RNA sequence: GGCCGAAUCCGCCGCGCGGCGGAGCGGGGGAACCAAAUCUUUACGGGGUGAAUCUCGCGAGAGCGAGUAGGUCAGCCAUCUCAGACCGAACCCGGCAGCUAACCUCGUAGGCACCUGAGAAGGG
Numbered sequence: 001g002g003c004c005g006a007a008u009c010c011g012c013c014g015c016g017c018g019g020c021g022g023a024g025c026g027g028g029g030g031a032a033c034c035a036a037a038u039c040u041u042u043a044c045g046g047g048g049u050g051a052a053u054c055u056c057g058c059g060a061g062a063g064c065g066a067g068u069a070g071g072u073c074a075g076c077c078a079u080c081u082c083a084g085a086c087c088g089a090a091c092c093c094g095g096c097a098g099c100u101a102a103c104c105u106c107g108u109a110g111g112c113a114c115c116u117g118a119g120a121a122g123g124g
Base pairs, nucleotide, nucleotide: 002112003111004110008023009022010021011020012019013018024108025107026106027105028104029103034098044095045096046093047092048091049090054067055066056065057064058063070087071086072085073084076123077122079120080119081118082117083116
């Protein structure tokens, strides 16, 4: 100077890296209308963040492999298209939540490596 991500900026107090508040950004709950209505009652469920779902095969299992919905990839900025490379996880709620105005509430982390290219039409 950049990349993924909501995860940045400002102020006050303390004075040793802490606490509080605000703005911005992001998430959850929550009417009417609409949608839904066909058991799971202590059990198999259901739900949320996220791109990270689903299919097939191997394995006793733990796991592994091949795909795949979907997602990411700086050179002024954002959008679209093509090619190439990569990801396609992890965690949480706790019997329970459709949408949802008012309203209520929570988060503002963590990680990464020095360069992926081309085209279209815009803004500056």
Molecule: c-di-AMP riboswitch aptamer (ydaO/yuaA leader)
Organism: soil metagenome